């Protein structure tokens, strides 16, 4: 890295370090960020997966191995249904597309 399979509205710091950009890419848009962004370290959260408890649950701990800790994956981008303006433009819903992570595959 390829496939396949589940989840993505819910949670999670007045903490130490460093210091200048950040949230996958592209484009647009809103936005966080020296009242310190990213990172890393602590702390935490959740419970995918192993391992424990149960006779068993779509229970139940949280010790191991992932992951998460601003915003719905921050909206939109393709198509569908509405609805409203009235001519290419806004709102709803909704399916897809692309990510993300956990698991298994090759």
């Nucleotide at each position: 890295g390829u496939c396949u399979u589940a989840u993505c509205a819910a949670g999670a710091g007045u903490g130490g370090c460093u210091g200048a950009g950040g949230g996958a890419a592209c484009a647009g848009g809103a936005c966080c960020u020296a009242u310190g962004a990213c990172g890393c370290c602590c702390g935490g959260c959740a419970a995918c997966c192993u391992a424990c408890c149960g006779a068993a649950a779509c229970g139940g701990a949280a010790a191991g191995g992932u992951g998460c800790u601003a915003c719905u994956u921050c909206c939109u981008g393709c198509g569908u249904g509405g609805a409203g303006u009235u001519u290419u433009c806004u709102c709803c819903a909704u399916g897809g597309a692309a990510g993300a992570u956990g698991a298994g595959u090759u």

Predicted 3D model of a 106-nucleotide RNA (SAM riboswitch aptamer (S box leader)). The sequence was found by an Rfam model in a public genome assembly. Its mean pLDDT, the model's own confidence on a scale to 100, is 84.